This is a predicted structure of a 72-nucleotide RNA (transfer RNA) from a Tepidisphaeraceae bacterium. Rfam family: tRNA. Rfam's curators write: Transfer RNA (tRNA) molecules are approximately 80 nucleotides in length. The family's RNA type in Rfam is transfer RNA. Its mean pLDDT, the model's own confidence on a scale to 100, is 83. The same sequence occurs in records of 2 taxa.
RNA sequence: GGGACGGUAGCUCAAUCGGUAGAGCGGCGGUCUGAAAACCCGCAGGAGCAGGUUCGAUUCCUGCCCUUCCCG
Numbered sequence: 001g002g003g004a005c006g007g008u009a010g011c012u013c014a015a016u017c018g019g020u021a022g023a024g025c026g027g028c029g030g031u032c033u034g035a036a037a038a039c040c041c042g043c044a045g046g047a048g049c050a051g052g053u054u055c056g057a058u059u060c061c062u063g064c065c066c067u068u069c070c071c072g
Stems, first nucleotide, its partner, number of pairs: 001071004006066002010025004019055001027043004048064005
């Protein structure tokens, strides 16, 4: 330098063939307890960046950035 996969919540990962984004763990509050843990209930928290297409983009297109891998 060229190519491939990936980038979604604090972490590990889903879903979507364009129409209000979820789970587990973790965090916070409550319940329970003599106290705590576990269980149970509730809450907060997210689409790598910038453009384009579209009534509408996390999803499609373009460029860039980053991780991993392959080729040279």